[in-house]
The RNA shown here (Bacterial RNase P class A) has 446 nucleotides and comes from Candidatus Sulfopaludibacter sp. SbA3.
The prediction has a mean pLDDT of 76.
The sequence was found by an Rfam model in a public genome assembly.
Rfam family: Bacterial RNase P class A. From the family's description: Ribonuclease P (RNase P) is a ubiquitous endoribonuclease, found in archaea, bacteria and eukarya as well as chloroplasts and mitochondria. By type it is a ribozyme. Its family is annotated with tRNA processing, dimeric ribonuclease P complex and ribonuclease P activity in the Gene Ontology.

RNA sequence: GCAGUCUGCUAGACGACCGCCGGUCUUCGUACGGGUCAUCGGUGAGUGAGCCUUCACGGGCUUGCCCGCCGAAGCCAACGGCGAAGGCGGGAGGAAAGUCCGAACUCCACAGGGCAAUACGCCGGGUAACGCCCGGGCAGGGUAACCUGACGGAUCAGUGGCACAGAAAAUAUACCGCCGCGCCAUAGCCCGAAAGGGCGACGGCGGGGUAAGGGUGAAAAGGUGCGGUAAGAGCGCACCGCAUUCGUGGCAACACGGAUGGCAGGCAAAACCCCGCAUGGAGCAAGACCAAAUAGGGUGGCGUCAAGAACGGCCCGUUCGAGCCACCGGGUAGGUCGCACGAGCCUGCGAGUAAUCGCAGGCCUAGAGGAAUGGUUGUUACUUCGCUGGAACGCCGCAAGGCGCGAAGGCGGGGACAGAAUUCGGCUUAACGGCGGGCUGCGACA
Numbered sequence: 001g002c003a004g005u006c007u008g009c010u011a012g013a014c015g016a017c018c019g020c021c022g023g024u025c026u027u028c029g030u031a032c033g034g035g036u037c038a039u040c041g042g043u044g045a046g047u048g049a050g051c052c053u054u055c056a057c058g059g060g061c062u063u064g065c066c067c068g069c070c071g072a073a074g075c076c077a078a079c080g081g082c083g084a085a086g087g088c089g090g091g092a093g094g095a096a097a098g099u100c101c102g103a104a105c106u107c108c109a110c111a112g113g114g115c116a117a118u119a120c121g122c123c124g125g126g127u128a129a130c131g132c133c134c135g136g137g138c139a140g141g142g143u144a145a146c147c148u149g150a151c152g153g154a155u156c157a158g159u160g161g162c163a164c165a166g167a168a169a170a171u172a173u174a175c176c177g178c179c180g181c182g183c184c185a186u187a188g189c190c191c192g193a194a195a196g197g198g199c200g201a202c203g204g205c206g207g208g209g210u211a212a213g214g215g216u217g218a219a220a221a222g223g224u225g226c227g228g229u230a231a232g233a234g235c236g237c238a239c240c241g242c243a244u245u246c247g248u249g250g251c252a253a254c255a256c257g258g259a260u261g262g263c264a265g266g267c268a269a270a271a272c273c274c275c276g277c278a279u280g281g282a283g284c285a286a287g288a289c290c291a292a293a294u295a296g297g298g299u300g301g302c303g304u305c306a307a308g309a310a311c312g313g314c315c316c317g318u319u320c321g322a323g324c325c326a327c328c329g330g331g332u333a334g335g336u337c338g339c340a341c342g343a344g345c346c347u348g349c350g351a352g353u354a355a356u357c358g359c360a361g362g363c364c365u366a367g368a369g370g371a372a373u374g375g376u377u378g379u380u381a382c383u384u385c386g387c388u389g390g391a392a393c394g395c396c397g398c399a400a401g402g403c404g405c406g407a408a409g410g411c412g413g414g415g416a417c418a419g420a421a422u423u424c425g426g427c428u429u430a431a432c433g434g435c436g437g438g439c440u441g442c443g444a445c446a
Base pairs, nucleotide, nucleotide: 001442002441003440004439005438006437007436008435009434010433012380013379014378015377016376017375018374020091021090023088024087025086026085027084028083029082030081032080033079034076035075036074039072040071041070042069043068044067046065047064048063049062050061051060052059053058093417097428098427100426101425102424103423104422105283106282107281108280117279118278120276121275122136123135124134125133126132137151138149139148140147141146152274153273158272159271161267162266175214176213177210178209179208181206182205183204184203188199189198190197191196222240223239224238225237226236227235241263242261243260244259245258246257247256248255249254287337288336289335290334297328298327299326300325301324302323308320309319310318311317344363345362346361347360348359349358350357351356382414383413385412386411387410388409393404394403395402396401
């Protein structure tokens, strides 16, 4: 320098003007809560006077004073609410996303046992927990750095499957081939005077042996070699593999070594299944509190023996008339909380290979309602992009010049994925780009 691999960070910066959301302070407004009231109305207790009634006690009516309560109008504006203006400070992410796992929190359910369903599955560690993370083992891939793995069990539980091809896809088997045997028979050879007979390569047929070789397939009953054999074969042997067992190392997964056995039997458990381990359900529209109008419920009082309502206040009258009034409780609209101090963030030190943990110091950092966190513009930074521009350099040439490569500068373009909604830990997915670090391979130079 090129190629690669792993990992961390960032998600332009600084202004100007105009906005958005919620917080806080000040001022103003409003008069919902609140306060006041020497006004008006209703009502209750006390007390005085007058009148009526009674033998009397007592009762009734009218009215004065006084103390309360309720309602209406008026007035006030400290406090709370609401509204407006101004000031101050705050306002998205690395994935806020998918909602795929695991939790917090909340409500419901819950004697005990069983079944079902789902997820996970090498070992050790981390964690609140996990299907996540870290370290290690094993297997596969890569020259390597490194990457990937649902990585328990397939004779010693059971059931089922394996397209096409192929003899056979699992009780093993035999298409071609190879090797014996029997029969037939051609060329040929032999015997015979001849008729004929005998042997019979190659070949054909039959019936065996074999599993080396070929062929089929994704996959075919250990592999390589030597011996052995009619040909072959763990038939025998050596090494490798495998199984059983022992020893050593390691917390363990496992590794290494020894002995024994000629060798069980393919694939697939992300087929059912078996074993182990785990799991109750719903979710902030959880749930808690305050609580209007209307309707309905309960309790009490008064009523149809006429209460009550309408005819603007009162009396009379007229009409309607079976309900009316008070209180209580549930729920709805609406409001408040849940809801921002948390498995929190930053820095330093320490433990640990690491994930992570401990200690000390510092910090407070959106939260609302279908939803704010923005727009315009200036300067500037970035840009394997386009146009322009042509310095320097190289080559050719006597030269003029030509060709190549093209720095600075100028103009333009580009800047993604995306959008908190109770919260947190993960995973996955998306993404224009930029910066840094560790490591590997190759090449060149010293």